[in-house]
């Protein structure tokens, strides 16, 4: 000089949903522990569309049948979570980095 994937590592930005009920305990709090209801998706995890591989069948041209692989803000809501902090996907700055 260059900036390719992004495995580490520092910062930035960052939504959504209960100040709900009952019980206990105390440092009397938006607390802590145990139960109930209700809700949210943006840690993490599930599930799969095209599509690829592979098997088995009938047969060489397709079919038809299993199996595996396989993305998302999508889907469940197991986990997380519903004030502030804290965490927080995705972006974004350093940062590091093939090659040269």
């Nucleotide at each position: 000089c260059g900036g390719a994937g992004g495995a580490a590592a520092u910062c930035c930005c960052g939504a959504g949903a209960a100040g709900c009920c009952c019980c206990g305990c105390c440092u009397c709090g938006a607390g802590c522990g145990g139960g109930g209801u209700g809700c949210c998706g943006a840690a993490g995890g599930u599930g799969c569309a095209a599509g690829g591989c592979u098997c088995u069948u009938u047969u060489c041209a397709g079919g038809a049948g299993g199996g595996c692989c396989g993305a998302a803000u999508c889907u469940c809501u197991c986990a997380g979570g519903c004030a502030a902090a804290a965490g927080g996907a995705c972006g974004g700055a350093u940062c590091a980095g093939a090659g040269c």